[in-house]
Transfer RNA from Betaphycus gelatinus, 74 nucleotides, folded computationally.
RNA sequence: AACGAUAUAGUUCAACUGGUUAGAACGUCGGAAUCAUAAUCCGAAAGUUAUAGGUUCAAGUCCUAUUAUCGUUA
Numbered sequence: 001a002a003c004g005a006u007a008u009a010g011u012u013c014a015a016c017u018g019g020u021u022a023g024a025a026c027g028u029c030g031g032a033a034u035c036a037u038a039a040u041c042c043g044a045a046a047g048u049u050a051u052a053g054g055u056u057c058a059a060g061u062c063c064u065a066u067u068a069u070c071g072u073u074a
Base pairs, nucleotide, nucleotide: 001073002072003071004070005069006068007067010026011025012024013023019057028044029043030042031041032040050066051065052064053063054062
């Protein structure tokens, strides 16, 4: 330098070929229970879906550019 992949909650990942409130586990916080702690049970919070545009009635999903990381080739 060329090509490809990935980017979604604090972390690890879903979202099935565009559709109704973006969910789960772990973690965090509150409560129950316990003599107490852990485990267990109940509940809650936490998202500008990397950035900026475009297409569409409707975009995490499609298109373009950019950024970051990883890989292949030279």

Its mean pLDDT, the model's own confidence on a scale to 100, is 81.
Rfam family: tRNA. Rfam describes the family as follows. Transfer RNA (tRNA) molecules are approximately 80 nucleotides in length. Gene Ontology term of the family: triplet codon-amino acid adaptor activity.